The RNA shown here (small-subunit ribosomal RNA) has 1448 nucleotides and comes from Alteromonas macleodii. Lineage of the source: Bacteria > Pseudomonadota > Gammaproteobacteria > Alteromonadales > Alteromonas. It matches the Rfam family "Bacterial small subunit ribosomal RNA". Model confidence (mean pLDDT): 83 of 100. The RNAcentral record of the sequence draws on ENA and SILVA.

[in-house]
RNA sequence: UGAAAGUAUGGCGGCCGGCCUACCAUGCAAGUCCAACGGUAACAUUUCUAGCUUGCUAUAUGAUGACCAGUGGCGGACGGGUGAGUAAUGCUUGGGAACUUGCCUUUGCGAGGGGGAUAACAGUUGGAAACGACUGCUAAUACCGCAUAAUGUCUUCGGACCAAACGGGGCUUCGGCUCCGGCGCAAAGAGAGGCCCAAGUGAGAUUAGCUAGUUGGUAAGGUAACGGCUUACCAAGGCGACGAUCUCUAGCUGUUCUGAGAGGAAGAUCAGCCACCCUGGGACUGAGACACGGCCCACACUCCUCCGGGAGGCAGCAGUGGGGAAUAUUGCACCACGGGGGAAACCCUGAUGCAGCCUUGCCGCGUGUGUGAAGAAGGCCUUCUGGUUGUAAAGCACGUUCAGUUGCGAGGAAAAGGUAGUAGUUAAUACCUGCUAGCAGUGACGUUAACAACAGAAGAAGCACCGGCUAACUACGCGCCAGCAGCCGCGGUAAUACGGAGGGUGCGGAGCGUUAAUCGGAAUUACUGGGCGUAAAGCGCACGCAGGCGGUUUGUUAAGCUACAUGUGAAAGCCCCGCGCUCAACCUGGGAUGGUCAUUUACAACUGGCAGACUAGACUCCUGGAGAGGGGAGUGGAAAUCCAGGCGUAGCGGUGAAAUGCGUACAUAUCUGGAGAAACAUCAGUGGCGAAGGCGACUCCCUGCCCAAAGACUGACGCUCAUGUGCGAAAGUGUGGGUAGCGAACAGGAUUACAUACCCUGGUAGUCCACACCGUAAACGCUGUCUACUAGCUGUGUGUGCCUUUAAGGCGUGCGUAGCGAAGCUAACGCGCUAAGUAGACCGCCUGCGGAGUACGGCCGCAAGGUUAAAACUCAAAUGAAUCGACGGGGGCCCGCACAAGCGCAGGAGCAUGCGAUUUAAUUCGAUGCAACCCGAAGAACCUUACCAACACUCCACACGCUGAAAAGUUACUAGAGAUACGUUCGUGCCUUCGGGAACUCACACACAGGUGCUGCAUGGCUGUCGUCAGCUCGUGUCGUGACAUGUCGGGUUAAGUCCCGCAACGACCCCAACCCUUGUCCUUAGUUGCCAGCCUUAAGUUGGGCACUCUAAGGAGACUGCCGGUGACAAACCGGAGGAAGGUGGGGACGACGUCAAGUCAUCAUGGCCCUUACGUGUAGGGCUACACACGUGCUACAAUGGCAUUUACAGAGGGAAGCGAGACAGUGAUGUGGAGCGGACCCCUUAAAGAAUGUCGUAGUCCGGAUUGGAGUCUGCAACUCGACUCCAUGAAGUCGGAAUCGCUAGUAAUCGCAGGUCAGAAUACUGCGGUGAAUACGUUCCCGGGCUUUGUACACACCGCCCGUCACACCAUGGGAGUGGGAUGCAAAAGAAGUAGUUAGUCUAACCUUCGGGAGGACGAUACCACUUGGGUCCGGCGCUUUCU
Repeated sequence: UGAAAGUAUGGCGGCCGGCCUACCAUGCAAGUCCAACGGUAACAUUUCUAGCUUGCUAUAUGAUGACCAGUGGCGGACGGGUGAGUAAUGCUUGGGAACUUGCCUUUGCGAGGGGGAUAACAGUUGGAAACGACUGCUAAUACCGCAUAAUGUCUUCGGACCAAACGGGGCUUCGGCUCCGGCGCAAAGAGAGGCCCAAGUGAGAUUAGCUAGUUGGUAAGGUAACGGCUUACCAAGGCGACGAUCUCUAGCUGUUCUGAGAGGAAGAUCAGCCACCCUGGGACUGAGACACGGCCCACACUCCUCCGGGAGGCAGCAGUGGGGAAUAUUGCACCACGGGGGAAACCCUGAUGCAGCCUUGCCGCGUGUGUGAAGAAGGCCUUCUGGUUGUAAAGCACGUUCAGUUGCGAGGAAAAGGUAGUAGUUAAUACCUGCUAGCAGUGACGUUAACAACAGAAGAAGCACCGGCUAACUACGCGCCAGCAGCCGCGGUAAUACGGAGGGUGCGGAGCGUUAAUCGGAAUUACUGGGCGUAAAGCGCACGCAGGCGGUUUGUUAAGCUACAUGUGAAAGCCCCGCGCUCAACCUGGGAUGGUCAUUUACAACUGGCAGACUAGACUCCUGGAGAGGGGAGUGGAAAUCCAGGCGUAGCGGUGAAAUGCGUACAUAUCUGGAGAAACAUCAGUGGCGAAGGCGACUCCCUGCCCAAAGACUGACGCUCAUGUGCGAAAGUGUGGGUAGCGAACAGGAUUACAUACCCUGGUAGUCCACACCGUAAACGCUGUCUACUAGCUGUGUGUGCCUUUAAGGCGUGCGUAGCGAAGCUAACGCGCUAAGUAGACCGCCUGCGGAGUACGGCCGCAAGGUUAAAACUCAAAUGAAUCGACGGGGGCCCGCACAAGCGCAGGAGCAUGCGAUUUAAUUCGAUGCAACCCGAAGAACCUUACCAACACUCCACACGCUGAAAAGUUACUAGAGAUACGUUCGUGCCUUCGGGAACUCACACACAGGUGCUGCAUGGCUGUCGUCAGCUCGUGUCGUGACAUGUCGGGUUAAGUCCCGCAACGACCCCAACCCUUGUCCUUAGUUGCCAGCCUUAAGUUGGGCACUCUAAGGAGACUGCCGGUGACAAACCGGAGGAAGGUGGGGACGACGUCAAGUCAUCAUGGCCCUUACGUGUAGGGCUACACACGUGCUACAAUGGCAUUUACAGAGGGAAGCGAGACAGUGAUGUGGAGCGGACCCCUUAAAGAAUGUCGUAGUCCGGAUUGGAGUCUGCAACUCGACUCCAUGAAGUCGGAAUCGCUAGUAAUCGCAGGUCAGAAUACUGCGGUGAAUACGUUCCCGGGCUUUGUACACACCGCCCGUCACACCAUGGGAGUGGGAUGCAAAAGAAGUAGUUAGUCUAACCUUCGGGAGGACGAUACCACUUGGGUCCGGCGCUUUCU
């Protein structure tokens, strides 16, 4: 908002509103007048006659009230409805002249005398009906002559011509008078209508030309009136880029909605205008119509019919069907207001006044008010204490609006009527008219409004939303499902976003939210009020008609502009001030506002017009100057190619490397000569010229432009330009030439996974010339042309002036071309006198991305194609500039066992161990690139153990609470794999205030326990990793619109953002370093279990003695670039040296910034949520984690002589030890056993260190290497070594002879090698953690690989290159173009056709009024003719349908 639809919603009243979408039953919506007429069908009355039951019947009478039908008059042209058509015959505003006007008002004059018909009616007659036909009669305010005739009309100015109607009341001397109404002519007015003009009033140029009655004139006709309105003739005009014509859409306005305004959108109700009344055409009547409820014709449709023929038009009020998202009663009344008729009473009035329906809207009221905490119950949430719903309810008290019942009861009412009085009229006191005062009396609404009484909280609250925008939050359910969604988006197991719930918020609500539509926000079409270097946007460049704009000055004009006045801008509406409904909505009175309006007057600054003058813009002349400016003709040299000849021999050529190719038919190379074509090295330059494209050897001819200086001429002649015209690279096209080199296509060779490419060898069009097309480019400065103004500095090209010290000089002044830069501008980048600054003039262009510069249409072209240029559909973005990261097979600097230089492994073998895969009842679970894989596990036979099968238990193996019982416990036997079950013996405890209590056990029931069940992507904690890499940040300040930057950068230096200097920065935190531990030297203190120089004593530091030394363990010292020299910048620092045990962080350790990886762990622990509860919990015995075609990782042992074996022999460190280490001694070949001294440890034990050293042997072999595997026999631990332990002895003696591709660790006491110890542990290391012994090689260096740090650059990346992203193809669907065709609508032209109707004509037919010489005439009617609607056929345009192929 004229709304619609939704709702498990809905109390009352007032005022508005109510088919936004074209077929119609039924009723009503326009009649009235007898005071115009003839009359009398029905009703009532009067009168007459007859019959008689004296109040009834029959007959007659228009005499009366009245009145069907008819003649006649007025009205049916108003009122009512609708918006189809109409882009101007319309509307709005303002004007105009050539008109008409019934009724109404005013004025003047008149209304005399005749005539002929006709309906009704009667008769006959046709038809089903509708409706007629004929004969006869009759009236008028119906019709027709005559008379009269101006202030009327015409006029040749003499004149001619034109009208009428009566009706009623009263009085009457019957002659007439008078009143009222009506009639005719003329004039004026009011109101109404017709016509004309100007301006305004939609879209499309993919509609650019339209027009023959067309434009004008003359004459005539026609009209109420002007006019091509019509006709004849004449002329050839008229309209159009200021948008004609055509197509599409649309009633216009006052106003309505919105907006600050300018605008934008709309045109419901109400009011004005227009158009239409089934569709198309037409006239009649009339004052007025081409007529909604009149007529004629034609089509379509519906109905009636006796089939011959007829009837109809709700876009009047109700109503029906249909259509549609959708819109009401077949109501009451003329009471009021208005209209028609009438003298009036009165009649009619679906106009109107009212009522009914509808939450359609606006407005008002109510659904109670106060009190009420035990903060009730219930619901929901919860951290389990409580919170919230919530004073809300209940309860108590109060008041009664609205609705309900009963009663009372205004206003809308004034008239007309009658009575009395008075005035007018008149002869009149009648009549009539006006006024005054009484009287009587009229209400559809209406059971009205209002008021009063009664009763009782009684009858009356919902809807939407709660992630942000946007006010309002929790729990549950579901689990990318179901669903939500206006935009962003939500949902994948903890959803404030889905669903229901509790609570809340809003509407302040009888409504609420949704959908649709309009304006605003949107400066997002920008007039007010935008832009075009890079975001969309400057035509490729110029010339130039129309158009737009235009220098100084004088006069004039008054079009623009400004101002006063007048007119108009209807009412309603908006606004302001009042009034009336209880208020409000609403109604009503007054005022104000509203214009690109019209007329008139005034002014003359500015713009314009006209006339004149000027010189600063523009043009011309003279003198100089520069230049690849253009066109034509000629000339030149270098190089390449080809041809001929000479010389010469096997290769040349080409590439990353090759091959194709050329060459013994003599190439390439080299020399000489010649041919022809194309292009012009050096000079050469961000140098020059040109409008742009573009222009480069030299000479001549023709020709255009530009610049400077000094004068002179013309006198605004100018600037910009839609349409138009010309020029316009390369490629391409046509015709004819030419063709050296180059070279699309093509061929071959390579490269490659492919290689329709890059590379190579060839090579056709073309490139060149002439003529003619094409008309496009990143045609770019991505910057249109012209003019003026606004700091400087520097280079360069080319003129010109002055000065002097005459020079490669200095100072100026123009025009061009470059680099910085102030102000200013810009989103930033950047631009900056050559503007993208400040202004002016004109043109072109833009309005989200894609579709698309495409389709269709037009124009151009030989073609290729160009130009102009959409939509459907689709997305929520596309884009610019800058920032911070990340990345780059980008750049710079630097570091690291990163490479390189070396040493040693591993990858091959056997075994050990872990993982994958497989298998299984189970092979429990986790860890998976670096950063999982001898990892969790510092040690699975049972246990562990979480897994499997089986057997058992169910408040429980464990914790706590309540009740009851009973000590707890201990011990035979039986069954069973055991758990367990049955059941026996012993035992009656501790504390006590004597009440009882504590611990333990059992039983019952409930709260609970329990879970190595899930989620590491809900978490805490802990850990790994980049990485011991040097970084990560903050405060204040400053710069930038901002993200951000600066600091943290630059120059040095360092292991280091370590330090120094500089600097719009100054400081600071975390990290680095240092502080801590250990090790290396010394000192002090202290000497037992340690040590022993000297003294004493021993087999022995064994003992006395001592604490000097070693050592132990406490505390100190020491190292700081401190000193010297050099380098460096007078710095930091670096290099070298001295001294020193140690020298530049001395070695090692602990220590890990901000953060990254949803890294790892719910199975260490803790924990939210979910799940299980006679089981996913607990117990038991057994099995499994130890499986084994295979693959991988980490190790051990080896392959041997730098070695193995045998014998002899030397030297550690650091640890551990009581359910322990365990000495000497004895037994055993040995593992070990027997036994038990010492030791809770500088004392005792584990504890012999090994490699090494010395001697011997082996002699390069599968061995005296290697030790797997297997057999036998044992030892030890342990309830128990079968699955499944370690060790010992004897025997056996696999593979393996140094390891492919690829790959790992290490820079010094390091690698390598050798052994020792410890933890775990009953037992069980080749693993792990430590310890010492022996003890190297190499580093030129930073090109490369990997990782990292800083900086710079590019970026279309930001889950960040493991990123992003392009195209073909396959299938389905959507939208669109083309398309053989098919059907519908609209329309131009030329024909055919011709209904009704009208004007003229008319040799046909008919004819009352008038004239007549009586023959007829005038006039009229019918028929015919001209025009014309429907209709028929061919053309154009626009939608629809349809299917096949191709393309997008």